[in-house]
Predicted 3D model of a 77-nucleotide RNA (transfer RNA) from a Deltaproteobacteria bacterium. The RNAcentral record of the sequence draws on ENA. It matches the Rfam family "tRNA". Rfam links the family to the GO term triplet codon-amino acid adaptor activity. By type it is a transfer RNA. About the family: Transfer RNA (tRNA) molecules are approximately 80 nucleotides in length. The same sequence occurs in records of 3 taxa. The coordinates come from a structure-prediction model, not an experiment, and the mean pLDDT is 81. Lineage of the source: Bacteria > Pseudomonadati > Myxococcota > Myxococcia.
C1' cells in the first nucleotide's frame, strides 16, 4: 500500500441477505421463598447499534467517507 472480517445494554452474541416495535443468554437491582446464603420463581433497570454524512415516509440493516481491532497479500530488510 491492496483485499477481507468484526464493532449492537456491564460481558458474550443474534438481528443485516429480504429496511418497518432492538432481542437472547449471563450478570445487576427489587420482591417471594430461606434462620441466613445459594438455587428456584416473578418483576424491573440498563442501548443515541464505533463515528460523520446521504437516500427513504421510515435505516442496526442500503450508499459514501472515516476510526479501532484482527486476518491475508504485496513491498522493504
Nucleotide at each position: 500500500c491492496g483485499g477481507g472480517a468484526u464493532g449492537u445494554g456491564g460481558c458474550g452474541c443474534a438481528g443485516u441477505c429480504u429496511g418497518g416495535u432492538a432481542g437472547c443468554g449471563c450478570g445487576c437491582a427489587u420482591g417471594c421463598u430461606u434462620c441466613g446464603g445459594g438455587a428456584g420463581c416473578a418483576u424491573g433497570a440498563a442501548g443515541u447499534c464505533g463515528g460523520a454524512g446521504g437516500u427513504u415516509c421510515a435505516a442496526a440493516u442500503c450508499c459514501u467517507c472515516u476510526c479501532a481491532u484482527c486476518c491475508c497479500g504485496a513491498c522493504c530488510a